[in-house]
RNA sequence: AGAGCUUGAUCCUGGCUCAGGACUAACGCUGGUGGUGUGCCUAACACAUGCAAGUCAAACGGAUAUGCCCAUGAUGCUUCGGUUGAUUGGGAAUUACAUAUUAGUGGCGGACGGGUGAGUAACGCGUAAAUAAUCUGCCUUUUGGACGGGGAUAACCUAGGGAAACUUGGGCUAAUACCCGAUAAGCUCAUGGAGGCUCAUGCCUCUUUGAGGAAAUCGAUUUAUCGGCCGAAAGAUGAGUUUGCGUCUGAUUAGUUUGUUGGUGGGGUAAUGGCCUACCAAGGCAGUGAUCGGUAGCUGGUCUGAGAGGAUGAACAGCCACACUGGGACUGAGACACGGCCCAGACUCCUACGGGAGGCAGCAGUGAGGAAUUUUGCGCAAUGGGGGAAACCCUGACGCAGCGACACCACGUGACUGAUGAAGUCUUUCGGGAUGUAAAGGUCUGUUAAUAAGGAAAAUGAUGAUGGUACUUAUAAAGAAAGGACCGGCAAACUAUGUGCCAGCAGCCGCGGUAAUACAUAGGGUCCAAGCGUUGUCCGGAUUUACUGGGCGUAAAGGGCAUGCAGGCGGCAAAUUAAGUCGAAUUUGAAAGGCUAGGGCUCAACCCUAGUUUGGGUUUGAUACUGGUUUGCUUGAGGUAAGGAGAGGUAAGCGGAACUGACAGUGUAGCGGUGGAAUGCGGAGAUAUUGUUAGGAACACCUGUGGCGAAGGCGGCUUACUGGCCUUAAUCUGACGCUGAUAUGCGAAAGCGUGGGGAGCAAACAGGAUUAGAUACCCUGGUAGUCCACGCCGUAAACGAUGUACAUUAGGUAUGGGAGGUAUCGACCCCUUCUGUGCCGUAGCUAACGCGUUAAAUGUACCGCCUGGGGAGUACGACCGCAAGGUUAAAACUCAAAGGAAUUGACGGGGGCCCGCACAAGCAGUGGAUCAUGUGGUUUAAUUCGACGAUACGCGAAAAACCUUACCAGAACUUGACAUCUGGGGAAAAGCUCAUGGAAGCAUGAGUGUUCCUUCGGGAGCCCCAAGACAGGUGGUGCAAGGUUGUCGUCAGCUCGUGUCGUGAGAUGUUGGGUUAAGUCCCGCAACGAGCGCAACCCCUGUCCUGUGUUGCUACAUUAAGUUGAGGACUCUCAGGAUACUGCCCGUAUCAAACGGGAGGAAGGUGGGGGUGACGUCAAAUCAUCAUGCCCCUUACGUUCUGGGCUACACACAUGAUACAAUGGCCGGUAUAAAGGGUAGCUAACCCGCGAGGGGGUGCCAAUCUCAAAAAACCGGUCUCAGUUCGGAUUGUAGGCUGCAACUCGCCUACAUGAAGUUGGAAUUGCUAGUAAACGCAGAUCAGCACGCUGCGUUGAAUACGUUCCCGGGCCUUGUACACACCGCCCGUCACACCAUGAAAGUUGGAGAUGUCCGAAGUCAG
Repeated sequence: AGAGCUUGAUCCUGGCUCAGGACUAACGCUGGUGGUGUGCCUAACACAUGCAAGUCAAACGGAUAUGCCCAUGAUGCUUCGGUUGAUUGGGAAUUACAUAUUAGUGGCGGACGGGUGAGUAACGCGUAAAUAAUCUGCCUUUUGGACGGGGAUAACCUAGGGAAACUUGGGCUAAUACCCGAUAAGCUCAUGGAGGCUCAUGCCUCUUUGAGGAAAUCGAUUUAUCGGCCGAAAGAUGAGUUUGCGUCUGAUUAGUUUGUUGGUGGGGUAAUGGCCUACCAAGGCAGUGAUCGGUAGCUGGUCUGAGAGGAUGAACAGCCACACUGGGACUGAGACACGGCCCAGACUCCUACGGGAGGCAGCAGUGAGGAAUUUUGCGCAAUGGGGGAAACCCUGACGCAGCGACACCACGUGACUGAUGAAGUCUUUCGGGAUGUAAAGGUCUGUUAAUAAGGAAAAUGAUGAUGGUACUUAUAAAGAAAGGACCGGCAAACUAUGUGCCAGCAGCCGCGGUAAUACAUAGGGUCCAAGCGUUGUCCGGAUUUACUGGGCGUAAAGGGCAUGCAGGCGGCAAAUUAAGUCGAAUUUGAAAGGCUAGGGCUCAACCCUAGUUUGGGUUUGAUACUGGUUUGCUUGAGGUAAGGAGAGGUAAGCGGAACUGACAGUGUAGCGGUGGAAUGCGGAGAUAUUGUUAGGAACACCUGUGGCGAAGGCGGCUUACUGGCCUUAAUCUGACGCUGAUAUGCGAAAGCGUGGGGAGCAAACAGGAUUAGAUACCCUGGUAGUCCACGCCGUAAACGAUGUACAUUAGGUAUGGGAGGUAUCGACCCCUUCUGUGCCGUAGCUAACGCGUUAAAUGUACCGCCUGGGGAGUACGACCGCAAGGUUAAAACUCAAAGGAAUUGACGGGGGCCCGCACAAGCAGUGGAUCAUGUGGUUUAAUUCGACGAUACGCGAAAAACCUUACCAGAACUUGACAUCUGGGGAAAAGCUCAUGGAAGCAUGAGUGUUCCUUCGGGAGCCCCAAGACAGGUGGUGCAAGGUUGUCGUCAGCUCGUGUCGUGAGAUGUUGGGUUAAGUCCCGCAACGAGCGCAACCCCUGUCCUGUGUUGCUACAUUAAGUUGAGGACUCUCAGGAUACUGCCCGUAUCAAACGGGAGGAAGGUGGGGGUGACGUCAAAUCAUCAUGCCCCUUACGUUCUGGGCUACACACAUGAUACAAUGGCCGGUAUAAAGGGUAGCUAACCCGCGAGGGGGUGCCAAUCUCAAAAAACCGGUCUCAGUUCGGAUUGUAGGCUGCAACUCGCCUACAUGAAGUUGGAAUUGCUAGUAAACGCAGAUCAGCACGCUGCGUUGAAUACGUUCCCGGGCCUUGUACACACCGCCCGUCACACCAUGAAAGUUGGAGAUGUCCGAAGUCAG
């Protein structure tokens, strides 16, 4: 000293939370010693028992016991001689005396000490004063006294009452008990005089006269004193009373008070006083908070804090109050009395039922309450107190001990050494690492504890409870002595296992849904340590109530506006004063505590000594500033004069346009209304149009970020009355000013009351539409209301979301109203200035946005308001209102946020620009039929698995009869079908062939069969057997990761460095003006550059050239034939080049990029096509291509085999094939490709078969041979619009091919059969040119199987005005409460559960002002 939490990120506002310290604490776990402290915070609840206040015989009279003599002789001691003398008996004495004890009278003390904090918001407490308004026992000092008498009474005796407590009558007696008289230096009262003093009512001193008032000559005795008594004066101590100032909270408590405030007389008190009383007056207190309600003992101090403050008032100390509750007095120096009295009440106890007794908030202790707080201890040795002359007695005050880690302080639980880095445990990438010098082991020490011995001070002459304690010494032995919390961030400290939004954690944020450093456990670590954590409370952090030290345009916060009382603040100059202010001296500020410096317990805690104290009072000084008083001044403020502008206000009158109605004319079928309609009006004549007339409301143009007003607000014209403002130059007053709580007035619209008025408009309402609905938006109507008068209401986003006033601080520009100057014939223009209203902007301010002489800048004065969100501007109360409602204004509970500004995205049925077969314009389809294939669903033993909008569904699968195969049934194997390692064995190996059993795997047997290298030892390889490490898994997780892929999208974007701007997130660059297919290029620009993308580079194709020339080609010759010769011209082939660049011209353009047109050219503006896919998005797809973490299986979830299944079939969808026919079908004939494949292959000629095909065996490892026939097209014929000579599904029969094997389940052929279907609803797909459409060919896979897929060529169109709309995308901009980002966010109701709070028939407890009645004890008077 700060930190965490609002957001995708940022800055701010703002709250919540944490880290610190403290405690009269409690709880959990743990616990060795000592010292010093401390210990009912709750029930001021109730208390058993014991103790806590007595003492004095030197005040008094009594009472009791003892006393002397004789005898007895226990017991102890003994030198055995004695000595001691308990006990008992008898006698004497019992007047007096002595000793001891003490019930009563009497004295002093029980008013201190000790406890508690209920009450008290008060002179109770604190502080400082006053007492000239007082008292003071015991103590000290001084002074003066104590003479003479008297009558009682308790005890005691006696007679009674009562259960008891206690009490009555009679009789005797004493005093330092009581009473009377005398005396009176002081004293008290009254009266007269003199002097002095005080702030003062007054006080003091001296003095005259009169009156009044004491005592115990007692006690003791050593006869010398001691103690006591009375009066007075003083001191000391203690107390009473009074006053200034300070002392919690509520205004949802605003008025209160009748002995109340004052006076006079009287009473009362120690004393002032309405303290009490009679009379008189009508005061007193209160917004500087009275009264009332709530809470509370106050202080020194204590805790915290940098301080200012805040909280607190345990222990210790001072004061106060209380003593079961309430009241009361008595005694006394002192009480209205804790362990006294009386009364009343509640409670408890005793009782003979008639009556009595009691008061732990003293010390212990008990019960109860509670989370919670000790022993019924020892001693008066010390300190202190009471009594006493003293000895001494009393003292639960106090001194000690006991219990409690409750707190603080101190000490210990060992020290050194010790690596094989032991074992164990944890972890691991299996190598190791950690625990860890830690342990063990070795060498030592002895603090504490234990045992034993000695043994204090505290005591100044004696006396020690503590205590045989502290302390000292000795002994043996590392022995008897460590735990608690935490380890995700804040906040120091990390791994493993278990668990799987479960169990649980959590102070805040938040962890946990299968890889949890956050749960639980373990290992390790961190922090403290005889403690550690938790809970509670207080301060701090929190500048989060802001005096120090905050704010109010948008975050919470300026009152709707003004006037103005109180209050606060106030111009220039001088004089005076000295209240504020500043200084000095002095007094007080108790002690303890704190701080500083010393000292004592071994240190420390603890204790002692010294110094130090913000404050208050008094005295005194200073006079700048503020205040008071006085005198002036003119600049603030105001007045006078002359002008000026204006929707400023109030009232009356007038006007025209429009509107609606009425009447009349013309006129005829519609009008009106809407996005489109309908309701509505209209042949009973509308709308339209003309004239006349009535009515009400509002005032077009002018009109303007123009004017006026305090705000609300104000708009036709005229008149009357009236408020404010501005300008000019002089003059007058002389601070008269500013602000303004309460108060008063004004205050839009709506609304309310009474009475008018009512044209238009128009809540409510009605109807028509719209719609899923439409209590709305739109339409037709329409009532309150809108208007007027009077009276209420008192609120608005009453906003500039910005209180009023004053001063200071750059400018520019526009505009309203003046004045002056210059100029001019004059008016403009121009310059200066005052006052309004706007915009831009400097400094400055601001979280930013923004404000910026009209401040949100810089200062001053005063007022209002704010303190997290919700609950709530709500409830209750009060006030106002006719009502509606308004003003004032909470709490419980709940959340960790709510919020402001700005940023980047995303989104919008926001805007602008642009693109795409996106729409439009076209062509051909799909959706209907049959079939094929895929998917869903269903079924099944199994129908293996995956893919699911676009971006799954002829997809993985470029080939499921077995195999594949992962699925199912059954049968088998268990180191395994496959890999590596170890040991043993083998050569008759392995392998192949055959036979038997079996469904096969497999098992058994027979035959055949003899690898490579060699240094000849052997080795390698192979096979068998055995054991275990391990193999194996198409088992799970694509939401653990890799790799690969789809999609947005071949869309034009995505970023970086440096610089600059911004507090920052970020911005700039990348935006702008053009242009492009393009972030393509150009220009501009706080940017300058760069990267990944675009383009280009690559391949195919289009033209040409050069080279090559077989198997290709053929102008020449030749042949049946490129067959052969010959040739390289052409085509073609394979290489290598060339060509196209907006290069040229014209136009447009910023004469930039570029665009439009043209020429030339095979090709023209990226020529056409392909490959190439930025940063990223979708937790997109794939663990079943592969590879892989973790989890799971291990005689099985692995492996082998046979058979089955993946091919099922009411159905739905998707993608295709074939069609529905004449642009066609069928038959015959004829023509023209490209690109590919081929040795386990393609296969020719020829023969057979209707055909599939079979035979055959030529050529070819391919520009040579072959697949191979291209098909649509074209020519000719036939069919003639029909379910057909269309269509070919389905089915039957007979065949062919492949293959161990075509039943489930292949393809093909022939013959026969001849289904649906006649162009397809809503909807929807592809395509912009060699494209669509149509036609065939080839290939991969493959034994066989193609309507699929991938390629190839042949024939070969139509249309595009255009970008309004649908979909998708790009850039800029705007709004946003979204950021999981519109498939977002979010509001209300309902259902259920729970929490909090209310209502409720009732029931119960407590408190209670004021008033009324009765009234105890008591006091006062008689």

This is a predicted structure of a 1422-nucleotide RNA (small-subunit ribosomal RNA) from a metagenome. The prediction has a mean pLDDT of 83.